[in-house]
Molecule: transfer RNA
Organism: Treponema rectale
RNA sequence: GCCGUCUUAGCUCAGUUGGUAGAGCAGCUGAUUCGUAAUCAGCAGGUCAACAGUUCGAUUCUGUUAAACGGCU
Numbered sequence: 001g002c003c004g005u006c007u008u009a010g011c012u013c014a015g016u017u018g019g020u021a022g023a024g025c026a027g028c029u030g031a032u033u034c035g036u037a038a039u040c041a042g043c044a045g046g047u048c049a050a051c052a053g054u055u056c057g058a059u060u061c062u063g064u065u066a067a068a069c070g071g072c073u
Base pairs, nucleotide, nucleotide: 001072002071003070004069005068007066010025011024012023013022019056027043028042029041030040031039049065050064051063052062053061
């Protein structure tokens, strides 16, 4: 330098053929217990890497940029 994969909650990851985003763990509150742990119930937490474009509508399609990883030279 060229090519490919990937970027979603604090962490690990789902989410399809475009229609207002979820799980587990972690966190908070409550119940249970003499108390803690465990268990159960509930709650909160997201500018879906950034900027543009297409569209009535974009996490999803297109382009550029950035970061991480891999391959070739």